[in-house]
């Protein structure tokens, strides 16, 4: 000191949540020792039981009890020592708690009108008398606590007298007012010590008064009657309405009174860099309470915790008559709670009460116990030890890794454990040192995806489960759950709550308001707040010095104790505040002068849709009336409803009526805003600018409340009503259409007197004032010059000039003011943009704002007729919501290009027959795959077995194929065949018969066989785990980089932008300069020629093949555009010049370039036609069944092997091809003619024979330019058929056959005969083709035992068309808009139905707070009477009962909103021109969103 989260990605608003510190804590795991601190935050709940305040016998009479001595004993008794009682003093300290209390407190910092027991200093004095009662005794009542009665007694108890210097009253005179003795000492007198009473005065310590200062609320805005102030009194230690009578109406309050909530305050804790923000437990000071209220009393000192009297409420005894009690003191206890301890020992230590002391007493306190609750030390061993042991994890199987980590060896002994020895001393609890055995007694939590240090494995499979926040999990999870490993911290470590921090995220220090929240709809204007020059005087504010104080602990420096260190310990420095006393006077205030620049005023005269009032005007438009006319009018996308033959629309004249003012008109005017527009006249507000050296002298500026104005739409009453036109109603439209179109129409729009008070009242930009390069337009006024008109005067001269002067007006030119406009400065700004009309740089003053939804809503309050305005929350919920800009996409936005994209043609499919593939159905099985374009004669270039993956049965299990180990055999066996028997085969069982390999004397060893174990196999899943390969967009012209420069950034330039191109082809130009993948072009074919070669051919030129050259490139000429530059002339501009820069114009101008038309030459001409060749990417596209592979899964089976069946099924949809409907034809015939590619020995077979024909017998040649497939066919020519279901058409069936195969039943292909079906050019739609190309005809080949209509090739014949781009599809490149980015197959709105939250209204119902008026009214203090320790009445008086409101705060039948919940209904409001732009405000209407009107806004 930050990070992390909104986006596909940037910047920037702006919220959340993390990393730190702390706690009186609790919970979880876990836990060795000391020290030092600390421990009921909850119920101010209730408390058994002990203790927690007593002491003096030297203040007193007496009792007990010990007992020296005396006595014969009974007794008697110094001494001592204990004790109730009376008497003193203390129980007001000490200890607790924090309910109250917002000021009667509490802190600072004054002050006067007081008191003060012990204490200390000082003066005096301390003389007499005298009356009682406790205790005790005797008796009596009570259960008891207790109580009364008679008798007698004592004091330092209690009374009187006497003294009175000082005291107290009082001007004085003069008057009043005390006391008490103990002890001890002396032989006595005395003397000493305590006391003891009067004064005076100090210390300490109390009471009271004053200032400041101390929490939230205004949805609490007015409160107060003893109140507020006086005069008299009464009380008090002591002023004071504290009390009482009179009197006057005060007083307090926007600087918050009153009223509500919260709370003890403070020194000081945590925290922060500070400023600050939070507490207020322990320690220290102060207040407050003692079960709750209320009262006194007695004392120095109380309204008294452990005293009292009274009422409440509780508990308890009890003889029912009446007593007792007060733990918020230490302990304990029950009860609450997530939580907080021992009925512990002592007065040794400090301190307290009492006493002469000694001593007593002390739950004050000192010390022990428990609680890892803090904080601080310490330990859990230390050196060395590789074969880096064993197990563990992980593996590419090598090997890492856990790890010097263990194991072992050697030291050590803190802590513990066992013995001792000392130290302290008045000692409760303690302490400190040795020896000795012995590594022994001691290590755990959290977390490992990023923020955040720290990875792999395995299970798991949007399940289980994690999370602070973004998220993670749906089959390869570093995120979940275990293991190893690692990281952090360590007797603790995580969670949880709280508080500050970070958060400059309430900003004084230190933020903001054009679009992210946020400028009031605007003006007057009151309080406040700020505010010109200058002189003088104050010294309040300021700034200097010095004094007082600011407790003490805390904090901070520094030493110093405890073995360190928390800890304590003394010293110092500090301590922002307050008071005072002396100064200083710039500057703020304050008085008391001067001034004129700010403001205002006067005087002239111009300027405008400013505002009311009144009368006037014209086009339009509706009605009426009257003519003339006739069949429509009128409305739409397109129609209908309406209107008309009862005469309408158009059209002509008159009248009548409301209501708004074309043109001027504009970037223009006025006004504070809303606004304001024919005209004239009257009344009126405010401004500018002119003249005049006029006058006032700070008279200013903003402005909380406050006042007033304030569009539209809306209300109230009365008018008034052409036109439009909410609502209604009717007709399209539409799935619907409560809506856009349409006809009709009613409030409403207009007036006038009132209310309302709101708008996207916007320049989303508060008012004022100064200051900071420019350009340019208007407006008003007003100098100056021009011209133009009018008037007047004078000259000249004669009806005309020309000068001077008024007076209007047009240009220009300058000043003041107002309004608008561009951006190149600076400058701001997240960016957009703004930029003298600031959003810039400053100054005063108000308003506002702190995440998004709930909500500008609920309750309250104030206006309002209402509609409704204004102010204004919270619970909940979400981790974003939002501004700007940037790439992309997309749009029923827009510009501009291209493609058989559409247009033009030509042939087709779609309708029928068969074929083939798909689906869907069926099946035992019909094996899988591929699903728009980009599947569907597609994978398969050949399902009768085989293929085969698939279905039934039947068989085999180291396996039908690989390696490898081990045993074993190896003339006893294997292996190959034959036979029989079973079987459908495999196979399974016997039997025979051939043959029995190499190496090496041998042993064994290799091949090979059986058995055994690793293994093998798997067309089993996963193409969403993958490789590789295709597809597709696309042969579309794009896709990118380096460098530089632009921009905070994403990005952008380049690549845009003109011309052009088949092309991002090229050429200009330009903050760009190169380049790279794509294009083309290098590669192959084929037209042309050249040469050179010759198996094959009879063959020389030649054909034909090979092989290698040639040829085309805007090369040539004419023409047109375009563009740059250069020349020549001019204009502004910059500059001192030289000369620069910008922009224009010209020529037959002149160079250079690129493109296009046209020639000529040429076989070919404008990329000559064809092929390969597919850029960065897209589509989680195909493909695990071609081929590899990851990981899963089976392993007598999901493997292998074999019979048979299946892939060939069939109401039925669809693709894709064949054959046809026929005369441009079918048939027959004449053979009449002409071909290329290929392919042949398990093969092509000439040619003969035989069969009508598939074919079949023999069979030459060819291992190929040699020989065969191999007679091409459309075509010619010749004849029949003459428009028909036909000599078309062949589909099916019947029958006979051939082939080819182990084997055509399922299910083969061909031949012969016979049968002869549908179909007569095909609906909506739809495909291919731009030339040797559609059509059309045949022919060869792979596959292949046998089978093509499909494919892959060939080559004959051979055409129509293209105006041209509007339109449909697809692309391309620029631009707009966007709420889209899974990118329009998106986003996303509102009912209404479910689920589940929490809020609000509510009949009503319960409870609490606080006050009022009303009876009653304990103690007790004061009056007043009186027989007076007493009774009697009065005025207060806590409290209770009653009444009527008040206010807060629970639950609540239902209502109506809300928010929220992977796949609910309805529609589609909004985002694109979202398909009727959208949004504000009004209003009034529909299931919803919304629609319609009025008026605004541009977002």
């Nucleotide at each position: 000191a930050g990070a992390g989260u909104u986006u596909g990605a940037u910047c920037c608003u702006g919220g959340c949540u993390c990393a730190g510190g702390a706690u009186g804590a609790a919970c979880g795991c876990u836990g060795g020792c000391g020290g030092c601190g600390u421990g009921c935050c909850u119920u101010a709940a209730g408390c058994a039981u002990g203790c927690a305040a007593g002491u003096c016998g030297a203040a007193u009479g007496g009792u007990g009890c010990u007992g020296a001595g005396a006595g014969c004993a009974a007794u008697c008794g110094a001494a001592g020592u204990a004790c109730a009682a009376u008497g003193g003093c203390g129980g007001a300290c000490g200890g607790g708690u924090g309910a109250g209390u917002a000021a009667u407190a509490u802190a600072u910092a004054g002050g006067a009108a007081u008191c003060u027991a012990c204490c200390c200093u000082u003066c005096a004095a301390u003389g007499g008398a005298c009356c009682a009662u406790a205790g005790c005794u005797c008796a009596u009542c009570g259960a008891a606590a207790g109580a009364u009665g008679g008798g007698g007694u004592a004091a330092u108890a209690g009374u009187c007298c006497a003294u009175a210097g000082u005291c107290u009253c009082g001007u004085a005179a003069g008057a009043g007012u005390a006391a008490a003795g103990a002890u001890c000492u002396u032989a006595a007198c005395u003397g000493a010590u305590c006391g003891u009473u009067g004064a005076a005065g100090g210390a300490g310590g109390a009471g009271c008064c004053u200032a400041u200062a101390u929490c939230c609320u205004a949805u609490c805005a007015g409160c107060u009657a003893g109140u507020u102030g006086g005069c008299g009194g009464a009380g008090u230690a002591a002023a004071a309405g504290c009390c009482c009578a009179c009197c006057a109406a005060g007083g307090c309050a926007a600087u918050g009174a009153c009223g509500g909530g919260u709370a003890g305050c403070u020194g000081g804790a945590c925290u922060g860099a500070g400023a600050g923000g939070u507490c207020g437990g322990u320690c220290a000071g102060c207040c407050a309470c003692a079960a709750c209220u209320g009262c006194a009393c007695u004392g120095a000192g109380a309204u008294a915790c452990g005293g009292g009297c009274a009422g409440u409420a509780c508990a308890c005894c009890u003889a029912c008559g009446g007593g007792u009690g007060g733990c918020a003191g230490c302990a304990a206890c029950u009860g609450g709670g997530a939580a907080u301890a021992u009925u512990g020992c002592g007065c040794a230590a400090u301190g307290g009460a009492c006493g002469a002391a000694a001593g007593u007493c002390u739950g004050a306190c000192g010390c022990a116990g428990c609680g890892a609750c803090g904080c601080c030390g310490c330990g859990u061993g230390g050196a060395g030890g590789a074969u880096g042991a064993a197990g563990g994890c992980c593996u590419a199987u090598g090997g890492g890794u856990u790890g010097u980590a263990a194991a072992c060896u050697c030291c050590u002994u803190u802590u513990g454990a066992u013995a001792g020895u000392c130290c302290a001393u008045u000692c409760a609890c303690g302490g400190a040192c040795u020896a000795u055995a012995g590594a022994a007694u001691a290590a755990g939590c959290c977390c490992u995806u990023a923020c955040u240090a720290a990875c792999u494995a395995c299970g798991u499979g949007c399940c289980a489960g994690a999370a602070g926040u973004c998220u993670c999990g749906g089959u390869a999870a570093u995120a979940c759950g275990u293991a190893g490993g690692g990281g952090g911290c360590a007797a603790g470590c995580g969670u949880u709550a709280u508080c500050c921090g970070g958060a400059u995220u309430c900003a004084u220090u230190g933020g903001g308001c054009g679009u992210a929240a946020a400028g009031u709809g605007u003006g007057c204007g009151u309080a406040g707040g700020c505010u010109c020059c200058u002189u003088a005087a104050u010294a309040a504010g300021u700034c200097g010095c010095g004094u007082c104080u600011u407790a003490a602990a805390u904090a901070c420096u520094u030493a110093g104790g405890c073995u360190u260190a928390a800890c304590c310990u003394a010293a110092g420095a500090g301590c922002a505040g307050g008071a005072u006393g002396c100064g200083a006077u710039a500057c703020u205030a304050u008085u008391a002068g001067g001034g004129u620049u700010g403001a205002g005023g006067a005087u002239u005269g111009a300027c405008a849709g400013g505002g009311a009032u009144g009368c006037u005007g014209g086009a339009a438009c509706a009605g009426c009336u009257a003519g003339a006319g006739u069949a429509g009018c009128a409305g739409u996308g397109a129609a209908a409803u309406g209107c008309g033959u009862u005469g309408a629309u158009a059209u002509u004249a008159g009248c009548u009526g409301g209501a708004a003012c074309a043109c001027c008109a504009a970037a223009g005017g006025c006004g504070a805003a809303g606004g304001c527009a024919a005209g004239c006249a009257u009344c009126u507000g405010g401004g500018u600018u002119u003249u005049u050296c006029c006058c006032u002298g700070a008279c200013g500026c903003u402005g909380a409340g406050g006042c007033a104005c304030g569009a539209a739409a809306g209300c109230u009453a009365g008018g008034g009503u052409a036109g439009c036109g909410a609502a209604a109603c009717a007709g399209a439209u539409u799935a619907g259409a409560u809506a856009c179109c349409u006809g009709u129409g009613u409030a409403g729009u207009c007036c006038u007197a009132g209310c309302u008070g709101u708008a996207a009242a916007c320049u989303a930009u508060g008012u004022u004032c100064g200051c900071u390069a420019g350009c340019u337009c208007u407006c008003a006024c007003u100098u100056g010059c021009u011209c133009a008109g009018u008037c007047a005067a004078c000259a000249a001269a004669a009806u005309u000039u020309g000068u001077u002067g008024a007076u209007u007006g047009u240009g220009c030119u300058a000043g003041u003011g107002g309004g608008g406009g561009c951006g190149c400065a600076a400058g701001u700004u997240a960016a957009c943009a703004c930029g003298u009309u600031a959003a810039g740089c400053g100054a005063a003053c108000c308003g506002c704002c702190u995440g998004g939804g709930g909500a500008g809503u609920a309750c309250g309050g104030c206006c309002g007729c209402a509609a409704g305005g204004c102010u204004a929350a919270a619970a909940c919920u979400c981790a974003a919501a939002g501004g700007a800009a940037u790439u992309g996409a997309c749009g029923g936005g827009g510009a501009c290009c291209c493609g058989c994209a559409c247009a033009a043609c030509c042939u087709g499919u779609g309708g029928a027959g068969c074929g083939u593939g798909u689906g869907g159905u069926u099946c035992a099985a019909u094996u899988c795959g591929a699903g728009a374009c980009a599947a569907a004669a597609c994978g398969a270039a050949a399902a009768a077995c085989c293929u085969c993956a698939c279905c039934a049965g039947g068989g085999u299990u180291u396996g039908a194929c690989a390696u490898a180990u081990u045993a074993c055999c190896g003339u006893u066996u294997a292996u190959u065949u034959c036979c029989u028997a079973g079987g459908a085969a495999a196979c399974u069982a016997g039997g025979g018969a051939a043959a029995a390999u190499c190496c090496g004397c041998a042993a064994g060893g290799a091949u090979g066989g059986u058995a055994u174990u690793a293994c093998a196999g798997g067309u089993g899943c996963u193409g969403c785990a993958u490789g590789g390969c295709u597809g597709u967009c696309g042969u579309c012209a794009g896709c990118u980089c380096g460098u530089g420069c632009c921009g905070u950034g994403a990005g952008g330039u380049g690549u845009u932008c003109c011309c052009u191109u088949a092309a991002g082809u090229g050429g200009g130009g330009a903050a760009a300069c190169g380049a790279g993948c794509g294009c083309a072009a290098c590669c192959c074919c084929c037209a042309u020629u050249c040469a050179a070669u010759g198996u094959u051919a009879a063959a020389u030129a030649u054909u034909c093949a090979u092989u290698g050259g040639a040829g085309a490139c805007a090369g040539c000429c004419c023409c047109a555009u375009c563009u740059u530059c250069a020349a020549g002339c001019g204009c502004a501009u910059a500059a001192a010049a030289a000369u620069u820069u910008g922009u224009g114009c010209u020529u037959u101008u002149g160079a250079a370039g690129a493109u296009g038309g046209g020639g000529a030459g040429g076989a070919a001409g404008g990329a000559g036609g064809g092929g390969a060749a597919g850029a960065c990417g897209u589509c989680a596209a195909g493909u695990c069944a071609g081929c590899a592979c990851g990981g899963c899964c089976c392993u007598u089976a999901u493997a292998c092997c074999c019979u048979g069946g299946g892939c060939u099924a069939c109401a039925c949809a669809c693709a894709c091809a064949c054959u046809a409907c026929a005369a441009u034809g079918g048939c027959g015939a004449a053979g009449a003619a002409c071909a290329a590619u290929g392919g042949g020995u398990u093969g092509c077979a000439a040619g003969c024979c035989g069969g009508c024909a598939a074919c079949g017998g023999c069979a030459a040649g060819c291992u190929a330019a040699u020989c065969c497939c191999u007679g091409a066919a459309a075509u010619u020519u010749c004849g029949c058929c003459u428009c028909a279901g036909u000599u078309c058409a062949g589909a099916u069936u019947g029958g006979g056959g051939u082939c080819u195969g182990a084997a055509a039943c399922c299910c083969g292909a061909c031949c012969c005969c016979a049968u002869g079906a549908a179909g007569u050019u095909g609906g909506a739609a739809u495909a291919g083709g731009u030339a040797g190309u559609a059509a059309u005809c045949g022919c060869g080949g792979a596959u292949c035992a046998g089978c093509a209509u499909g494919c892959c090739g060939c080559g004959g014949u051979g055409a129509a068309u293209a105006c041209g781009u509007u339109c449909u599809c697809g692309g391309g490149u620029c631009u707009u808009g966007u709420a889209c980015a899974c990118a329009c197959c998106g986003c996303c709105c509102g009912u209404c139905a479910a689920g589940g939250c929490a809020g609000c209204a509510a009949a009503g119902u319960c409870g609490g707070g606080g006050g009022u008026g009303g009876c009653c009214g304990a103690a007790g203090a004061c009056c007043g009477c009186u027989u007076a320790u007493g009774g009697c009445g009065g005025c207060c008086g806590a409290g209770g009962c009653c009444a009527a409101a008040u206010u807060c705060g629970g639950c609540g039948a239902u209502g109506a909103a809300g928010c929220u919940u992977a796949a609910g209904u309805c529609g589609u409001a909004a985002c694109a021109a979202g398909g009727u732009a959208u949004c504000c405000c009004u209003a009034g209407c529909c299931g919803a969103a919304g629609c319609u009107g009025g008026g605004g806004a541009u977002g």
Predicted 3D model of a 1499-nucleotide RNA (small-subunit ribosomal RNA) from a Candidatus Levyibacteriota bacterium. RNAcentral holds the sequence, with entries from SILVA. Its mean pLDDT, the model's own confidence on a scale to 100, is 81. NCBI's taxonomy places the organism under Bacteria, Bacteria candidate phyla, Candidatus Levyibacteriota.